[in-house]
Molecule: c-di-AMP riboswitch aptamer (ydaO/yuaA leader)
Organism: Chloroflexota bacterium
RNA sequence: CUUCUGCUGUCGCCAAAUCCCCUCCGGGGGAGCGGGGGAACCGCCACAUAUGGGGCGUACCGCGAAAGCGGACGGCACCUCCAGUCGUAGCCCGACAGCUAACCCCGCCGGCGUAGGAGGGACCUCAC
Numbered sequence: 001c002u003u004c005u006g007c008u009g010u011c012g013c014c015a016a017a018u019c020c021c022c023u024c025c026g027g028g029g030g031a032g033c034g035g036g037g038g039a040a041c042c043g044c045c046a047c048a049u050a051u052g053g054g055g056c057g058u059a060c061c062g063c064g065a066a067a068g069c070g071g072a073c074g075g076c077a078c079c080u081c082c083a084g085u086c087g088u089a090g091c092c093c094g095a096c097a098g099c100u101a102a103c104c105c106c107g108c109c110g111g112c113g114u115a116g117g118a119g120g121g122a123c124c125u126c127a128c
Stems, first nucleotide, its partner, number of pairs: 011113004018031005032108006042098001052096001053093004060071004072088005078120005
């Protein structure tokens, strides 16, 4: 000097997954964010087990036995562009659901650690 690991603090990232109040500490309530079901009108047309159907999520399509490759999509400390890089998983409903006002139901877990260039604007700071 560089790299790796652990702990603490600050700050941040993915995601809807945060905040407040009460509590007998088991939990309860509210706000906010997110998801599902559910009329008319409109739309759709086959009713399963040897191609069922549907939902959350960016997580799909093509080629391939696979690994992978390509396209498309999603993330990477205000925004945009360029560059670089990472991901394209997983889970659920259970024969059943188009849209859908009123109405009804559900979730607020978990996992991590970015810093390149240019421009614009915002914020902070007495100023830089």